The part of an RNA shown here (small-subunit ribosomal RNA, central domain) has 350 nucleotides and comes from an uncultured bacterium. Its mean pLDDT, the model's own confidence on a scale to 100, is 88.
[in-house]
Context: one part of a larger RNA
RNA sequence: UUGGGUGUAAAGCGCAUGUAGGCGGUUGAGUGUGUCAGACGUGAAAGCCCGGGGCUUAACCCCGGAAGUGCGUUUGAAACUGCUCAGCUUGAGUCUCGGAGAGGAAAGUGGAAUUCCCAGUGUAGAGGUGGAAUUCGUAGAUAUUGGGAGGAACACCGGUGGCGAAAGCGACUUUCUGGACGAUGACUGACGCUCAGAUGCGAAAGCGUGGGUAGCAAACAGGAUUAGAUACCCUGGUAGUCCACGCCGUAAACGAUGGGUACUAGGUGUUGGAGGUAUUGACCCCUUCAGUGCCGAAGCUAACGCAUUAAGUACCCCACCUGGGGACUACGGCCGCAAGGCUAAAACUC
Numbered sequence: 001u002u003g004g005g006u007g008u009a010a011a012g013c014g015c016a017u018g019u020a021g022g023c024g025g026u027u028g029a030g031u032g033u034g035u036c037a038g039a040c041g042u043g044a045a046a047g048c049c050c051g052g053g054g055c056u057u058a059a060c061c062c063c064g065g066a067a068g069u070g071c072g073u074u075u076g077a078a079a080c081u082g083c084u085c086a087g088c089u090u091g092a093g094u095c096u097c098g099g100a101g102a103g104g105a106a107a108g109u110g111g112a113a114u115u116c117c118c119a120g121u122g123u124a125g126a127g128g129u130g131g132a133a134u135u136c137g138u139a140g141a142u143a144u145u146g147g148g149a150g151g152a153a154c155a156c157c158g159g160u161g162g163c164g165a166a167a168g169c170g171a172c173u174u175u176c177u178g179g180a181c182g183a184u185g186a187c188u189g190a191c192g193c194u195c196a197g198a199u200g201c202g203a204a205a206g207c208g209u210g211g212g213u214a215g216c217a218a219a220c221a222g223g224a225u226u227a228g229a230u231a232c233c234c235u236g237g238u239a240g241u242c243c244a245c246g247c248c249g250u251a252a253a254c255g256a257u258g259g260g261u262a263c264u265a266g267g268u269g270u271u272g273g274a275g276g277u278a279u280u281g282a283c284c285c286c287u288u289c290a291g292u293g294c295c296g297a298a299g300c301u302a303a304c305g306c307a308u309u310a311a312g313u314a315c316c317c318c319a320c321c322u323g324g325g326g327a328c329u330a331c332g333g334c335c336g337c338a339a340g341g342c343u344a345a346a347a348c349u350c
Stems, first nucleotide, its partner, number of pairs: 004321003007304002012318001014201004021194003025088007034080001035077008049065006091191001092188004096183003103177007110154001115149007125136002162169002206247006215241002220236004258317006266295011299306002323350003332343004
């Protein structure tokens, strides 16, 4: 490189936007780039292949032919491809109307609970465990009542419910704002799909500066347990968890399943619309669009399983894999304040 692959064996970038590139709906006309056909030239000789001949044969040598899949010139064809022009509406998009939603950002508000402070009642315990102890408490704890402070999280509703590209998003109100979906017509007229590089977003932890700190809690200290116990259990407790701004750029970032389009039995739930029948109306029932679950035919699969939300049948584009270890490493480069990240070998060994 070819071939074969990527749910679980090695392998889908964490996710998106999008440049180059690749690929691209439908009709007509033109052109003749690719494509196809013919002719001519060339494609040295030798060699290979075929036929014949010469050394006793063979090797070897000689003669003739074919081939040389290519290139150039020229004549033609016009289906497909490319290009140019003119159209079309089904792909894509815009407008109108409508409902759904923890989609995002900011500001404000609220109640329950924990902790702390003050005060009242009240007295000897409380706490904690398998059992204890460290710990708190006569300087009045625990319990209980009233008042106050402060921070963080939002019970029930809540649901294989919803929204978001993913990460993720859950009290309430307001403001700003993104997207998807349904319905009806109108409009634009291929404006599309994918995407190397690039750019942006990206849980938790971590880092920088400044705040904040109720609860929880790495580290740490103590008490236990134990042969030991640098643990599991208990009492404390600092970073951190929270906010603002800026970094980091990784996760079992998982559906371990890249994106797009088309096609291929059904059954049953559920969410958001629309329509029909029916009805006083609503429900029920039926149809349909978009999502989200379960079960299952064909088919696929090594099996497990997947199965209109495909891992089925096809096409287009990207990424990635190529025995285990060495090695998500070394070196170099780029990025980062650092931690480290990205890219990424070899010797050797089985």